RNAcentral holds the sequence, with entries from MGnify. A computed fold for a 100-nucleotide RNA from uncultured Ruminiclostridium sp., annotated as SAM riboswitch aptamer (S box leader). Its mean pLDDT, the model's own confidence on a scale to 100, is 82. NCBI's taxonomy places the organism under Bacteria, Bacillota, Clostridia, Eubacteriales, Ruminiclostridium.
[in-house]
Order: sequence, then C1' cells, then structure tokens
RNA sequence: CCUUAUCAAGAGCAGCCGAGGAACAGGCCGAUGACGCUGCGGCAACCGUUCACUUGUGAAAAUGGUGCCAAUUCCUGCGUGUAAAACACGAAAGAUGAGG
Repeated sequence: CCUUAUCAAGAGCAGCCGAGGAACAGGCCGAUGACGCUGCGGCAACCGUUCACUUGUGAAAAUGGUGCCAAUUCCUGCGUGUAAAACACGAAAGAUGAGG
C1' cells in the first nucleotide's frame, strides 16, 4: 500500500514526569496534573485453542498473539432527503484484527 470484517456495548487505580492532548481543523479535555512511562488490575473475544455438527456456523475457556480501558470512531467537516433549521441515512477519513 491492497483486500476483508468490525467500530451505540464493555473495562482504572497507584507512582513518576510536567504541557500539551484529542489522527487533521473547530467545538472539547488538561496545573483540581492531562498526554506519556512504569506497576498492578480489568474489558472484549479478531486470530489462535477446545468441543459439536449441517464444514461453515454455533458453543466454551481466557494459559498464547494482538487490541482496548474520557466523551457513539466524542460531535461536526462531504453528500442525499428538507425552503431552512433540526433530524435521519450514507460516504470519506480514521482505528483495530486477519490475509496479501
């Protein structure tokens, strides 16, 4: 970079550090200490594992590989519906897993 699946649920405390963080912009979060790092804990069940059978699905566990634990992917950004607003749906972009 390409393909594909999912993204409305779920899960935090302590220590250290010290100004940014939120992918980008605005709203937003942050010295009542964010972000990050470390320790411990937790959530989930994508791959993997086990079992069953209709061989692709279902079920189970959580000792393996990832992932995640502010806000719906936090919301909006682009398009459609509408005279407009509000709202709804979709796209784009992004994140994660698996394969190439």